The RNA shown here (Bacterial RNase P class A) has 358 nucleotides and comes from a Pseudomonadota bacterium. Rfam family: Bacterial RNase P class A. By type it is a ribozyme. About the family: Ribonuclease P (RNase P) is a ubiquitous endoribonuclease, found in archaea, bacteria and eukarya as well as chloroplasts and mitochondria. It is recorded under the gene name rnpB. The source organism's lineage runs through Bacteria, Pseudomonadati and Pseudomonadota. The model forms 93% of the base pairs in the Rfam consensus. The prediction has a mean pLDDT of 76.
[in-house]
This record gives sequence, C1' cells and structure tokens, in this order.
RNA sequence: GAAGCAGGCCAGACAGUCGCUGCGUGCCUUGUUGCACGGAGAGGAAAGUCCGGGCUCCGCAGAGCAGGAUGCCGGCUAACGGCCGGACGCCGUGAGGCGAUGGAAAGUGCCACAGAGAACAGACCGCCGAUGAGCUGGUUUCGAUCAGUCACAGGCAAGGGUGAAACGGCGGGGUAAGAGCCCACCGCGGACGUGGCAACACGGACGGCACGGCAAACCCCAUCCGGAGCAAGACCAAAUAGGCAGGCGAUGGCGUGGCUCGCGCCGCCUGCGGGUAGGUUGCUUGAGCGUCAGGUAACGAAACGCCUAGAGGAAUGACUGUCCACGACAGAACCCGGCUUAUCGGCCUGCUUCACCC
Repeated sequence: GAAGCAGGCCAGACAGUCGCUGCGUGCCUUGUUGCACGGAGAGGAAAGUCCGGGCUCCGCAGAGCAGGAUGCCGGCUAACGGCCGGACGCCGUGAGGCGAUGGAAAGUGCCACAGAGAACAGACCGCCGAUGAGCUGGUUUCGAUCAGUCACAGGCAAGGGUGAAACGGCGGGGUAAGAGCCCACCGCGGACGUGGCAACACGGACGGCACGGCAAACCCCAUCCGGAGCAAGACCAAAUAGGCAGGCGAUGGCGUGGCUCGCGCCGCCUGCGGGUAGGUUGCUUGAGCGUCAGGUAACGAAACGCCUAGAGGAAUGACUGUCCACGACAGAACCCGGCUUAUCGGCCUGCUUCACCC
C1' cells in the first nucleotide's frame, strides 16, 4: 500500500422567532386547558410482537394426563429459545465464520428414481472353473502333454456399472479366482490408563468387523411451562331505569271465582347498595445508568455519584439565516432483558493475508 476479518460509535451542526405536552416556582379576578418565568421533551431500532420476566386480576395454581417448547459441556442472569467461555464437525491460506450438535444397541416406520441388490442384501457385465466333447496350434520317445476355443455342475465379489447411500478403506500376502482368509496402517467397538468440573482429547494393548442413513418421521429420555392481559386492575361517582330496608297515608284502586277479614301489588318520603357516562389512578426511580473490588468473558457485591418523555384522539412541530460530506430506516403508549428485520453516509480500535521499502 492492497484485499479482508471482528468489535464499537455517530445518525446533519449552530443561532433566532412562533407554537405543542408534562413538571417546578410565583401571582391573581382560583380557572372545563388562568397568566408569567425557568427547566425537560423519541430510537438504535421506539418496528415485528418472535421468546423471557416484572406487575395486575382470575377458585393461590399441589399432583397426574394431554399439549407445547428446549436439547454437546460449563457458566451468567429475575428469567430465557438470550449472552459468554469451551468441545466437536464443516468451510476459509488466515484473522475468523456457520452448525436444533441428546438417543438409530427400546420399538415402529421410511430410503424416490436408477439399479441384479436399499438392510438377516445381491449377481447384470465380469473373474475362476472340476468335468465333457470336438476343433486349432506348439512339443513329442506317438503314450501323451501344454496353450487357446465351446458347453457346463459349481465357486467369487477383486474390477466395471446404478445410486445420496452397496454390508469397513487402502496396500501387501494368499488363492483356480477371490474373500479380515492372514498381516501393516487407518476407521470402528467395548473396556483400561492419563489430562480436564464436564463436553471431550490423547495413549498403548485387545477384538477380525458385528453396528448403513433418516429422530426438522412417529417415538424414547432429560429440563421447563396454570390462564388472561394496562381495553390488566384500583378509587371517586351524575342523570335515567331497576334492587333492598324503613316510614307515611282519607282508607283510594286492582287481584284473591260472590262477600268479610287478611294478604299482595300500585303512591309518596328517607336511607343504603350495585353500576353507566365522566373523572382520578395504575404512569414511570427502574432487575436503571456511570465509577469501581473481582472475573479470560458474559456478568458484577458494597460504596459514591446521576435523573433520563409520560400523552390520553394522543405533545415532541413550523419558519428564517449560516455552513457542510446535503442527511437513510423510521415515531414512545405499563415497564424491562433479548432476538429478528429495516437503515444514506461516515469515524475509531484490534487482528489476518499478500506485495514493496528500510
């Protein structure tokens, strides 16, 4: 210098004027939202609502079944499907990246097409071939013998071919040809030893190979999960119409098959209760942020410091001026921890590979 890898940060700047929503202080004529002054006022994702929790209510939610989620090991955390560190596998020269990565020796099931055969496998081409007959050629002591060819009982799985996958791989020995039949190396298996908390790694013997793949197929194992959600929930509380209790009433009307008594309903007043509109609250001081012991890291005790929107048809805006690299995605709605997705441009740190110079 070029090409990359990982992590972090910013998200037009400054000034002025006019507004909008809370808060604090002051004043008055005390308000449906008074006036003045001061100070605060969207994000890294406020988004998707995909996980996890706080909080609230619901028979306080214990057990079992069903269902769902997660799934190498260790740690962090309020919790998680998140994060950190490690192991293993794959990719990359490398810095690094990616991985639902428990169990296929509990059982069931599936393995399309092609192919002879797809899981107690199989023989299409091929390899070998006892035996038999004839033929061809060589040798010949004329008895035979060797090589080739044909038929064929049978043997084989080396090679070819099919496939995503062919019942260990490769080399040597061996054999008629072959074959873990035998041997070395590799793989695999169950033990053992060493290191590690563990996942796992390494080692030397042993075993001649049995045990193909798929669990994002059913399933098995382990762990976790009660449900609904701020329109949760709590408080205050008109008008109207019901409800409950008490009282009043000339004794009126109606019902009780006709009459009397009795009873019930209809009226008025007072009180109570539920509850609608409306209002208040929940509402932002919190598993908060910074410094810091500790820890490889995620994280984080005590102490000290800081305050950072809170609306409720829903504020956070408009205009002007100057400058620049001319400004992306996008707008809080109970709160928090994550994940995912969108995003103009720019800056910083650490590291890798290659080339050149000293």